[in-house]
Molecule: transfer RNA
Organism: Anaerotignum propionicum DSM 1682
Formats: sequence, C1' cells, structure tokens
RNA sequence: UCGAUGCGUGGCUCAGUUUGGUAGAGCGCGGCGUUCGGGACGCCGAGGUCGCAGGUUCAAAUCCUGUCGCAUCGAU
Repeated sequence: UCGAUGCGUGGCUCAGUUUGGUAGAGCGCGGCGUUCGGGACGCCGAGGUCGCAGGUUCAAAUCCUGUCGCAUCGAU
C1' cells in the first nucleotide's frame, strides 16, 4: 500500500439490525424523599436523533452505495 472480516448508538459500557414503524438499559450526573449528616435504598428528571455523506421508501440506527476511524487476519 492492497484485500477480507468485525466494530462505531447519551459522559462510560452496551442492547436494539434477524422481521424498516415513537431511540433504550446499566453505571454516572441533577433534584426530591429517607437520615443528626453521609452512604445505601426509593421516586422523578436532564442528556444522543445512531462515525460522515448520498440513495431507496409513506417511513431508515436497521436496506443499498461511497467514505472515515479502530481491531484482527492475509498478501506485497
């Protein structure tokens, strides 16, 4: 440098893709309750529109094309 495969989704770790139909969980963060106070526990809330661009579709995280990054394997 080329090729193959996998991954990319809230701050972090991941699910959701099979079968297109309101973007979720745990941890973390904020508030309240509880407590003398804290922790733990319970309740509520904020935070991403899914690596990027384009296409198909009434509708795309999901299907198609291109492209970027990371990992593994192979070739030179």